[in-house]
RNA sequence: GCCGCUGUAGCUCAGUCGGUAGAGCGUCUCACUCGUAAUGAGAAGGUCUGGGGUUCGAUUCCCCACAGCGGCUCCA
Numbered sequence: 001g002c003c004g005c006u007g008u009a010g011c012u013c014a015g016u017c018g019g020u021a022g023a024g025c026g027u028c029u030c031a032c033u034c035g036u037a038a039u040g041a042g043a044a045g046g047u048c049u050g051g052g053g054u055u056c057g058a059u060u061c062c063c064c065a066c067a068g069c070g071g072c073u074c075c076a
Stems, first nucleotide, its partner, number of pairs: 001072007010025004019056001027043005049065005
């Protein structure tokens, strides 16, 4: 330099045909307990990497950029 994949909650990841975004773990509160753990109930937590385009409407489609991972190639 070229090609491919990935980027969504604090972490690990879902998200069908474009229509107001979810789970597990973690955190907080409450219940239970002599107390803790465990368990049960509830709550908070999101510029969906950034910019542009298409569309009535974009996490989803198209283009560019950035970051990470993998492969190939060149130079030394």